[in-house]
Formats: sequence, structure tokens, C1' cells
RNA sequence: GUGGCCGUAGGACAGCGGUAGUCCGGCAGAUCGUGGCUCUGCACACAGGGGUUCGACUCCCCUCGGCCACC
Repeated sequence: GUGGCCGUAGGACAGCGGUAGUCCGGCAGAUCGUGGCUCUGCACACAGGGGUUCGACUCCCCUCGGCCACC
């Protein structure tokens, strides 16, 4: 340089164009000899920009970053 895959919460991952979710972690509470276990609740995210659409995490384009292959 060319081609491909990927980028969603602090971490790991889901998410047929129609309310953004799970697990772990964090905070608060309940329970319990105990700050542990268990249970309940809360907070936190779509890499950036543009386009299509009534509506975009999702489709298209550009940029940025990561990985793989080829050269």
C1' cells in the first nucleotide's frame, strides 16, 4: 500500500430499521454473628462526522483506532 473483520457502561459480550440489554464490577438498602453469601433498587455506554429514512447501534460514504491476511 491492497483486501477483510471489528469499535456498544469500569471489564467481557448481546442487540431482524421501532423503549439499548445480560454477566461481572460500582453505589445504596434489606437479610444475616460479620464489611462475606443471598435478595432488592440505582447510576454509567452506541469511536467521530455526514447521508438515506417518519424513525439508524443497525443501511450507505468519509475519517480515526484495533486485529488478521497479502504485498
This is a predicted structure of a 71-nucleotide RNA (transfer RNA) from an uncultured Lachnospiraceae bacterium. Rfam family: tRNA. Rfam describes the family as follows. Transfer RNA (tRNA) molecules are approximately 80 nucleotides in length. Model confidence (mean pLDDT): 83 of 100.